[in-house]
Predicted 3D model of a 94-nucleotide RNA (Purine riboswitch aptamer) from Lysinibacillus capsici. It matches the Rfam family "Purine riboswitch aptamer". About the family: Riboswitches are metabolite binding domains within certain messenger RNAs that serve as precision sensors for their corresponding targets. Taxonomically the source falls in Lysinibacillus (Bacteria, Bacillati, Bacilli, Bacillaceae). The RNAcentral record of the sequence draws on MGnify. The model forms 100% of the base pairs in the Rfam consensus.

RNA sequence: UAAAUUAAAUACGUCGUCGUAUAAUGUCGGGGAUAAGGCCCGUGAGUUUCUACCAAGUUACCGUAAAUAACUUGACUACGAUUUAGGUUUAUAC
Numbered sequence: 001u002a003a004a005u006u007a008a009a010u011a012c013g014u015c016g017u018c019g020u021a022u023a024a025u026g027u028c029g030g031g032g033a034u035a036a037g038g039c040c041c042g043u044g045a046g047u048u049u050c051u052a053c054c055a056a057g058u059u060a061c062c063g064u065a066a067a068u069a070a071c072u073u074g075a076c077u078a079c080g081a082u083u084u085a086g087g088u089u090u091a092u093a094c
Base pairs, nucleotide, nucleotide: 006091007090008089009088010087012086016082017081018080019079020078021077022052025045028042029041030040031039037062038061046053054074055073056072057071058070059069060068
């Protein structure tokens, strides 16, 4: 110098799991559809919190008007814990 064994540490860290936050949820304004419909845009609240604030479906309700309701399933993000591929460092055997 090259190959290479084992162990330890790691405030390096992929993937996974869990917990906390938030209920993927509310407020307000404007516009829009009308039982083959029930939507769109913006504002602002909510987190010792950055971001996000949606999608699909079921049931109901509204007798044509301006207003929806309940439920189910499916995430991301921030922080923390844990597991672990790998990395780094140290020591060690040959």